[in-house]
Context: one part of a larger RNA
RNA sequence: GAACGAACGCUGGCGGCGUGCCUAACACAUGCAAGUCGGACGGAGUCAUUUUGAAGUAGCAAUACGGAGAGAUGACUUAGUGGCGGACGGGUGAGUAACACGUAGGUAACCUACCCUUAAGCGGGGGACAACUCAGGGAAACUUGAGCUAAUACCGCAUAAGACCACGGGCUGAGAUGCCAGUGGGAAAAGGAGCAAUCCACUUAAGGAUGGGCCUGCGGCCUAUCAGGUAGUUGGUGAGGUAACGGCCCACCAAGCCAGAGACGGGUAGCCGGGCUGAGAGGUUGAACGGCCACACUGGAACUGAGAUACGGUCCAGACUCCUACGGGAGGCAGCAGUGGGGAAUAUUGCGCAAUGGGGGAAACCCUGACGCAGCGACGCCGCGUGGAGGAUGAAGGCCCUCGGGUUGUAAACUCCUUUUGUAGGGGAAGAUAAUGACGGUACCCUGCGAAUAAGCCACGGCUAACUCUGUGCCAGCAGCCGCGGUAAGACAGAGGUGGCGAGCGUUGUUC
Numbered sequence: 001g002a003a004c005g006a007a008c009g010c011u012g013g014c015g016g017c018g019u020g021c022c023u024a025a026c027a028c029a030u031g032c033a034a035g036u037c038g039g040a041c042g043g044a045g046u047c048a049u050u051u052u053g054a055a056g057u058a059g060c061a062a063u064a065c066g067g068a069g070a071g072a073u074g075a076c077u078u079a080g081u082g083g084c085g086g087a088c089g090g091g092u093g094a095g096u097a098a099c100a101c102g103u104a105g106g107u108a109a110c111c112u113a114c115c116c117u118u119a120a121g122c123g124g125g126g127g128a129c130a131a132c133u134c135a136g137g138g139a140a141a142c143u144u145g146a147g148c149u150a151a152u153a154c155c156g157c158a159u160a161a162g163a164c165c166a167c168g169g170g171c172u173g174a175g176a177u178g179c180c181a182g183u184g185g186g187a188a189a190a191g192g193a194g195c196a197a198u199c200c201a202c203u204u205a206a207g208g209a210u211g212g213g214c215c216u217g218c219g220g221c222c223u224a225u226c227a228g229g230u231a232g233u234u235g236g237u238g239a240g241g242u243a244a245c246g247g248c249c250c251a252c253c254a255a256g257c258c259a260g261a262g263a264c265g266g267g268u269a270g271c272c273g274g275g276c277u278g279a280g281a282g283g284u285u286g287a288a289c290g291g292c293c294a295c296a297c298u299g300g301a302a303c304u305g306a307g308a309u310a311c312g313g314u315c316c317a318g319a320c321u322c323c324u325a326c327g328g329g330a331g332g333c334a335g336c337a338g339u340g341g342g343g344a345a346u347a348u349u350g351c352g353c354a355a356u357g358g359g360g361g362a363a364a365c366c367c368u369g370a371c372g373c374a375g376c377g378a379c380g381c382c383g384c385g386u387g388g389a390g391g392a393u394g395a396a397g398g399c400c401c402u403c404g405g406g407u408u409g410u411a412a413a414c415u416c417c418u419u420u421u422g423u424a425g426g427g428g429a430a431g432a433u434a435a436u437g438a439c440g441g442u443a444c445c446c447u448g449c450g451a452a453u454a455a456g457c458c459a460c461g462g463c464u465a466a467c468u469c470u471g472u473g474c475c476a477g478c479a480g481c482c483g484c485g486g487u488a489a490g491a492c493a494g495a496g497g498u499g500g501c502g503a504g505c506g507u508u509g510u511u512c
Stems, first nucleotide, its partner, number of pairs: 001512004006508005013384006019377002021342001026340003030337003035084003040081002043078010056065003091295003101219007110212002115208007123157001125155002132147006164185004169180003191200003221267003228258003233255006240248001270292004274285004297318005320331004348374001350373003356370001357368004387417004397408004422449006431439001456501005461482003467496005477484002
């Protein structure tokens, strides 16, 4: 000198764009943050239309009135079964020195819901379980038994292709586990809407796309005051397991494997694209934005599923908090706001799904603290303003003085002008392909008013631009270094003046 997610002191007019718990991965009141589909299904409820119609009233009767209830159709709502989604999106950086990350490859060792393309199919049956009803238990959370019932829920049967299994064969290739055909075997499905055409679903196979799993070369911290480490350890055979290779796991066999090019141990740390600095080489860093990883009160475990060992799922253990009828239960903000605490220090319990994107749905639409906006903070960067021109008797006042004067200083007053900003009134967007605008009566435009509403901070001994007076008297104090202060201090304090920067200016911290 530059930089900052900064803090502190003094000061503070406006706008745009960014940015804001770096500390306790400390504990959390409250609200919201993941639902959706009635065009998969049986119920339940409300309303409307329609058919039928009990009691009752009038009547001698016929009949009229009356409408409980029942059936059908349609619309709407939805607790349950079922489907898809909750593995994305959002947060955090605790752990991790590791194939975690980066980069370049491999997979002759693999998976991939939804989407696209191609080929073929969708026949005929069965038995349940919720909801519901009845009977219980419990303070609650919830739960037990019996009975009924539907489906795109579940289970047989039929049919089916090298998709699978067994057997043998051919091709490519360094290598068959790949590809091709042969024989035998077993394996699939679901319907919904519509008058219909048809559309959307469903099953099997092949290919694609997308997303991942696994393996390898190389690369990036400190420490030798850590020198030896290792027993599933290193390899083999067999068996198991996985989507898949593999000590991944197990039985047996062998005794290996790593290490001074630093094994093992200890400390520290998420990694990268990038950011800062620097002429560069390099050093330092990993906030915001983007990619990857890891975690979700702490530890462990699996279930479901195409995908999780699952932040707002389940189970077990632990700590903590809460409820309780003391028998037993409930919870997890490192989502968005917000609270306490810690701290030098970091914001609103805001508006909206209008846009972009995501989930569900045939759609209408619903959900979305992702996101879009607004609020707060000079926290940062950028822009603008606090007026412009004229104005000497160089006014007054202040300060200095050799008492002559000098300086503040064209500065002010005063005259003329302008209106950015401000304020008042009026108009008023784009963002939205047809509809739909939170922002927002915002941005912007026009008109009126009026210099009006708007300047500070630090320094002035040398480094280093900027000097005098008064006070103080090694005191009080200053200080980045050298050093100032003990009676004329340009270095302390105040004042006048001057210099620098300016809605900021200094100080502190950190990096280069």
The part of an RNA shown here (small-subunit ribosomal RNA, 5' domain) has 512 nucleotides and comes from an uncultured Nitrospirota bacterium. The full RNA is in RNAcentral, with records from ENA, Greengenes and SILVA. Its Rfam family is "Bacterial small subunit ribosomal RNA". The prediction has a mean pLDDT of 84.